RNA sequence: UUGAGAAAAAGGCAACUCUGUCGAAAGGCAGGGACGCAAAGUCACAGGCCUGUCGUCAUGUUCAGUGACCACGGCGGCUGGGCUGCCUAA
Numbered sequence: 001u002u003g004a005g006a007a008a009a010a011g012g013c014a015a016c017u018c019u020g021u022c023g024a025a026a027g028g029c030a031g032g033g034a035c036g037c038a039a040a041g042u043c044a045c046a047g048g049c050c051u052g053u054c055g056u057c058a059u060g061u062u063c064a065g066u067g068a069c070c071a072c073g074g075c076g077g078c079u080g081g082g083c084u085g086c087c088u089a090a
Base pairs, nucleotide, nucleotide: 004088005087012037013036017032018031019030020029021028022027035077041083042082043081045080046079047078048075049074050073055069056068057067058066059065
């Protein structure tokens, strides 16, 4: 430097859920907790998924409401890719 994760150590992250909080929602943040994780560190770049405020269209008693579409909102603990990184048998 490349590739890998068998055993172990140091340390790290934290699903579900509870409380508080932000948000229209999806979801985020903080604390508790511990299902799991060797990139469960980071970047929404490609695909995928979630939501649908606003907007557009339709309907309508043209009010209220309802339906369809839409990301400019999200998910990296769905897959691929970029960047970075701890330990270690070989």
Molecule: c-di-GMP-I riboswitch aptamer
Organism: Salibacterium halotolerans